[in-house]
Context: one part of a larger RNA
RNA sequence: GCCAACGAGUUUAUUCUAUGUGGCUUGCAUAAGUUCCUUUGGAAAAUAUGCGAAGUGAAAGCGAGGGUUAAUAGCCCGUUUCAGUUAUCUUACUGGAAUAAGAUGCUUCUUAUUUCAGUAUGAUAAUUGAUGUGUCGCAUGGAUAAGACCCGAAGCCGGGUGAUCUAACCAUGGCCAGGUUGAAGUUUGGAGAAAUCCAAAUGGAGGACCGAACCCACUAGUCGUGCAACACUAGGGGAUGAGUUGUGGUUAGCGGUGAAAUUCCAAUCGAACUCGGCGAUAGCUGGUUCUCCUCGAAAUAGCUUUUGGGCUAGCCUCGAAUGUUGACUACUGGGGGUAGAGCACUGAAUAAGGCCGGGCCGCAAGGUACCGUCUUUAAUCAAACUCCGAAUACCAGUAGGUAGAAUUCGGGAGUCAGACCGUGGGCGCUAAGGUUCAUGUGUCGAAAGGGAAACAGCCCAGAUCGCAAUCUAAGGUCCCUAAAUAUAUACUAAGUGUAAAAGGUGGUGUUGUGACCACGACAAUUAGGAGGUUGGCUUAGAAGCAGCCAUCCUUUAAAGAUAGCGUAAUAGCUCACUAAUCAAGUUGUUUCGCGCCGAAAAUUUAUCGGGGCUAAGUAUAUUACCGAAGAUGCGAAUUCUAUUUUUUUAAAAUAGAGUGGUAGAGGAGCGUUCUAUUCUGCACUGAAGCUGAAUCGUAAGGUUUGGUGGAGCGAAUAGAAGUGAGAAUGUUGGC
Numbered sequence: 001g002c003c004a005a006c007g008a009g010u011u012u013a014u015u016c017u018a019u020g021u022g023g024c025u026u027g028c029a030u031a032a033g034u035u036c037c038u039u040u041g042g043a044a045a046a047u048a049u050g051c052g053a054a055g056u057g058a059a060a061g062c063g064a065g066g067g068u069u070a071a072u073a074g075c076c077c078g079u080u081u082c083a084g085u086u087a088u089c090u091u092a093c094u095g096g097a098a099u100a101a102g103a104u105g106c107u108u109c110u111u112a113u114u115u116c117a118g119u120a121u122g123a124u125a126a127u128u129g130a131u132g133u134g135u136c137g138c139a140u141g142g143a144u145a146a147g148a149c150c151c152g153a154a155g156c157c158g159g160g161u162g163a164u165c166u167a168a169c170c171a172u173g174g175c176c177a178g179g180u181u182g183a184a185g186u187u188u189g190g191a192g193a194a195a196u197c198c199a200a201a202u203g204g205a206g207g208a209c210c211g212a213a214c215c216c217a218c219u220a221g222u223c224g225u226g227c228a229a230c231a232c233u234a235g236g237g238g239a240u241g242a243g244u245u246g247u248g249g250u251u252a253g254c255g256g257u258g259a260a261a262u263u264c265c266a267a268u269c270g271a272a273c274u275c276g277g278c279g280a281u282a283g284c285u286g287g288u289u290c291u292c293c294u295c296g297a298a299a300u301a302g303c304u305u306u307u308g309g310g311c312u313a314g315c316c317u318c319g320a321a322u323g324u325u326g327a328c329u330a331c332u333g334g335g336g337g338u339a340g341a342g343c344a345c346u347g348a349a350u351a352a353g354g355c356c357g358g359g360c361c362g363c364a365a366g367g368u369a370c371c372g373u374c375u376u377u378a379a380u381c382a383a384a385c386u387c388c389g390a391a392u393a394c395c396a397g398u399a400g401g402u403a404g405a406a407u408u409c410g411g412g413a414g415u416c417a418g419a420c421c422g423u424g425g426g427c428g429c430u431a432a433g434g435u436u437c438a439u440g441u442g443u444c445g446a447a448a449g450g451g452a453a454a455c456a457g458c459c460c461a462g463a464u465c466g467c468a469a470u471c472u473a474a475g476g477u478c479c480c481u482a483a484a485u486a487u488a489u490a491c492u493a494a495g496u497g498u499a500a501a502a503g504g505u506g507g508u509g510u511u512g513u514g515a516c517c518a519c520g521a522c523a524a525u526u527a528g529g530a531g532g533u534u535g536g537c538u539u540a541g542a543a544g545c546a547g548c549c550a551u552c553c554u555u556u557a558a559a560g561a562u563a564g565c566g567u568a569a570u571a572g573c574u575c576a577c578u579a580a581u582c583a584a585g586u587u588g589u590u591u592c593g594c595g596c597c598g599a600a601a602a603u604u605u606a607u608c609g610g611g612g613c614u615a616a617g618u619a620u621a622u623u624a625c626c627g628a629a630g631a632u633g634c635g636a637a638u639u640c641u642a643u644u645u646u647u648u649u650a651a652a653a654u655a656g657a658g659u660g661g662u663a664g665a666g667g668a669g670c671g672u673u674c675u676a677u678u679c680u681g682c683a684c685u686g687a688a689g690c691u692g693a694a695u696c697g698u699a700a701g702g703u704u705u706g707g708u709g710g711a712g713c714g715a716a717u718a719g720a721a722g723u724g725a726g727a728a729u730g731u732u733g734g735c
Base pairs, nucleotide, nucleotide: 001735002734003733004732005731006730011146012145013144015143016142017141018140019139020138021137022136023135024134027051028050029049034044035043036042037041055062056061065077066076067075068074081130082129083128084127085126086125087124088123089122091120092119093118094117095116096115097114098113099112100111101110102109103108149287150286152284156277157276158275159274160273161272167251168250169249170248171247172246173245174244175243176241178210179209180208181206185202186201187200188199189198190197191196214238215237216236218235219234220233221232222231253269255265256264262271290669291668292667293666294665295664300313301312302311303310304309314415315414316412317411318410319409320408321407322406324403328400329399330398331397332396333395334394340388341386342385346382347381348380350378351377352376353375354374356372357371358370359368360367361366418444419443420442421440422439423438424437425436426435427434449460450459451458464636465635466634467633469632470631471630475626476625477624478611479610480609484623486622487621488620489619490618491617497613503597504596505595507594508593509592512589513588514587515586516585524581525580526579527578528577530554531553532552535549536548537547560575563574564573565572637659638658639657640656641655642654643653644652645651646650670724672721673720674719675718676717677716678715679714681713682712689708690707691706692705693704694703695702696701
């Protein structure tokens, strides 16, 4: 790692609650104990007791009322079911009859009273039924107490077991090759009055020296699934000592021991090991087993030793009630101080003028390119300015609006880490795939499909199932690749398209508006470009052209007291300006479009998805086509609503609206084991199990049959659960 088996919402409660269902409702139920019987049990009486029949108040208490209060007001909590039938009564209407009165010539009409019948409404009484209420069971959902869905700590406490490892100590033993040094003391000789000194010999001290055994572990290498859970190799330190070592013993965990390192106490040590309390606790992580159907969230607010947890509300679901109240649309009526705008206030800030004040200069008069208040004019700015002021939004009303609308009550939840996008803001750098608010029929979350090459959050569009049918959306139509090498008119020459700014651009198209121009423009060519005069000053010189001043006049078609080059100064060459030739546009400025430069990065072109494209690029317009699980068509399933029919328990048909889905709520089922009853079921003429095939069901699954197997097993209806495996670094076994 794989396979097989096992493996997680259970049980109890004389606890509470809701729903479903059953009994009774002339309220319901018995408990212990007792008695009886055919004794794992059943039955009977037993009426204690509990719940209910009345509430309210803190309570005394009062009571269909109670409390609050001075109050009889107000407020809070309470007191109330519906339908049918029959009888009686009241009122209204209709009809008939009788009596009386009036009108009228009869007959007829009107009014009043009485009575009968019918219809409608209401009241009372009786009765029936339903719902409801109450209570006791059963089932299910939830809560509470318990290990409480399962596995998982590190730890805490108690009783014991350990000093065969190791630490220290006690008792008793062992061991330390060889070599070196040569202390004290002693002896002899010499010196000396002595103390003492000197020399030689002897002697053999030392946490002395060198160095094996032995002990240690400083360095490097090897090893590092090793020879080894600390070793090996080569060096290193101590090696008569605080040395080393054998055997036996002592000290025990809230402890011992420690030349002291939190070191050691059996490969375990900031508190050993073992068993028990113990299923400690875990707001944490992981896991939690069959199917189909209906609906379907949240990532927010408040509080929280609270921020990865919880409680209440919000949002979901199921049931009941109300019965159009709902979202939304239209209209009407409201309040506002946002966007914008403005400068009337509060502030900011600019220029000019005026009066005044200050600064500076000046003896003063006065001046002033300085500063300020006020004021005038002009032009501005503001989240914490407003003389103004929308659109939306919000509130209310009227009308439409039957929607998986709304509201209320009750059972069950999940959610409290959100993400991006658009819009309005704060913080930040008008940085961030940043952060924090608000807003949205947004999307994802919980959404598949088509497009964006690929790409949760972007664009289009919401998948019940099937179909080798049709039409479209976004986006596309040269090839990869389904569909236009489409049409028309322009633009672009940069592969721009197929990344980027300030800035630059006589690239090119376009718009408007000037100037010159057949009395000849612009460019080009030819010719002229003069005289007073070398203007005056300055200067060595200054002659158009170093510099200063002035910048006239004349001749002219035209020609500056000169726009450049040049000379020491002249000279010389051009220009402006003029004429001629030529011949038709020339030259400024401006608007907009598309380009160009600006443009350097690291494995490989690498900023069209590729090929490639001069359109297959860009702009405008048009017509076709392709294109999705969208829409339509045909067939099938299922949910809800409505109608009709039937063998009215239930099912069928028709019509309409639906059927994406995580957490989650609700509904309906399949299968496993066992029990009861029935089938007076099946089975050696072959049960279960295993293994193929066919077939039925939306599915979980079922049925039949072949083979194998060799002795038990099933169906229906109920009931009870050790009831479904792929995951938990799951457990055990096998490979």